[in-house]
RNA sequence: CCUAAAGGUCAAGCGCCAGAACCCGCGCUUCCUGCGGGUUGACGAGGAGGGAGUUUAUCGAAGUUUUCGGCGGAUGCUCCCCGGUCGGGCCACGACCGUUAGCGGCACUACAAAACCGGCCGGCAACGGCCGGGACAAAGGGUGCCUGGUGGCCAGA
Numbered sequence: 001c002c003u004a005a006a007g008g009u010c011a012a013g014c015g016c017c018a019g020a021a022c023c024c025g026c027g028c029u030u031c032c033u034g035c036g037g038g039u040u041g042a043c044g045a046g047g048a049g050g051g052a053g054u055u056u057a058u059c060g061a062a063g064u065u066u067u068c069g070g071c072g073g074a075u076g077c078u079c080c081c082c083g084g085u086c087g088g089g090c091c092a093c094g095a096c097c098g099u100u101a102g103c104g105g106c107a108c109u110a111c112a113a114a115a116c117c118g119g120c121c122g123g124c125a126a127c128g129g130c131c132g133g134g135a136c137a138a139a140g141g142g143u144g145c146c147u148g149g150u151g152g153c154c155a156g157a
Base pairs, nucleotide, nucleotide: 001008002007014072015071016070017069019068020040021039022038023037024036025035026034027033043060044059045058049081050080051079052078053077054076082098083097084096085095086094088154089153090152091151092150093149104146105145106144107143108142109141116133117132118131119130120129121128122127
């Protein structure tokens, strides 16, 4: 959000709007102000073993007028369990991770959307939606090299 209900659908950088800004209408004295209605309020990349807890939960792009200010949620983080790696097997502990299951270093490597330009649609408007054009990231990812536990039992040579 749909449905009478049962139930179903959508979203996780996602949703929402009590402040704020802006638009329209009415009253009024075209301001101010009051009332009513409405609009805006984060651009992508990346991110999920299970449970509990927790809350300003990663990265850059644009911008410098609101991507302001808040609320909720959340794949973050912590602990436990399960699982993987750290020597051929197993066990205990430890470290690091999450099934593509290693932290770090170096080198190489593929990848963005908005912004911007052009056009169309809806709306009185604020503004919303869509199509086309053409760029540009970082984290993380991939590849190569370097780099990675202790103790016990067993197997093997």
This is a predicted structure of a 157-nucleotide RNA (glmS glucosamine-6-phosphate activated ribozyme aptamer) from Desulfovirgula thermocuniculi DSM 16036. The sequence was found by an Rfam model in a public genome assembly. Rfam family: glmS glucosamine-6-phosphate activated ribozyme aptamer. By type it is a riboswitch. Its family is annotated with regulation of gene expression and catalytic activity in the Gene Ontology. About the family: This entry contains a glucosamine-6-phosphate activated ribozyme that is found in the mRNA for GlmS. GlmS is an enzyme that uses fructose-6-phosphate and glutamine to generate glucosamine-6-phosphate. The ribozyme catalyses self cleavage of the glmS mRNA that is thought to regulate GlmS activity.